[in-house]
RNA sequence: UUAUCCAGAGCGGUGGAGGGUUACAGGCCCAAGGAAACCGCGGCAACCGACUGAAAGUUCAGUGACUGGUGCCAAUGCCUGCCUAGAAGUGUUUCUAGGAGCGAUGA
Numbered sequence: 001u002u003a004u005c006c007a008g009a010g011c012g013g014u015g016g017a018g019g020g021u022u023a024c025a026g027g028c029c030c031a032a033g034g035a036a037a038c039c040g041c042g043g044c045a046a047c048c049g050a051c052u053g054a055a056a057g058u059u060c061a062g063u064g065a066c067u068g069g070u071g072c073c074a075a076u077g078c079c080u081g082c083c084u085a086g087a088a089g090u091g092u093u094u095c096u097a098g099g100a101g102c103g104a105u106g107a
Stems, first nucleotide, its partner, number of pairs: 001107005010041005018030003024081004042073003047069002050063005077102001082099007
């Protein structure tokens, strides 16, 4: 820089109080029937690679998951925070849609 982020997939051991969290705040949730972290094994997906087809230039569609490189395995990236539009309400406010920002992962 660019693509994706409402799908999917967990057991055991060590460990011993935190975690989802990235810096903060609010909410919500997970956790002594054992959090984080590490290790082992298993699994998910299909970004890259591989293969097939089409196109003609570096793209599109598809296949498979086997010994390739990563990633991931509670809840949408757990939700909200900023902007725009719409709806409801007397109003504080709430809801819906889109976008921005931040972040994660791949190339």